[in-house]
RNA sequence: GCCCCGGUAGUUCAACGGAUAGAACAAGGGUUUCCUAAACCUUAGAUGUGGGUUCGAUUCCCGCCCGGGGUA
Repeated sequence: GCCCCGGUAGUUCAACGGAUAGAACAAGGGUUUCCUAAACCUUAGAUGUGGGUUCGAUUCCCGCCCGGGGUA
C1' cells in the first nucleotide's frame, strides 16, 4: 500500500431505515442502619469526523481519522 472487522454513557454491550437511542456495572442523591456494607428508590450521562441517499440514518453509500487482524 491493499483486504477484512470494529468505533454508541466512565466501562462492557444492545438497537427489522421510523417510539423519548436502551441494559448492566460504575458515579451523584435519597430511604434503611449506631456506623459501614448490602438491599430498595431516584438523577445525570453517549452515536469518531465530513459529505451523500432518503419524508426519515446509530443503521445504507463515499472520503478521512482512530484501534485490531490478514497479506509481499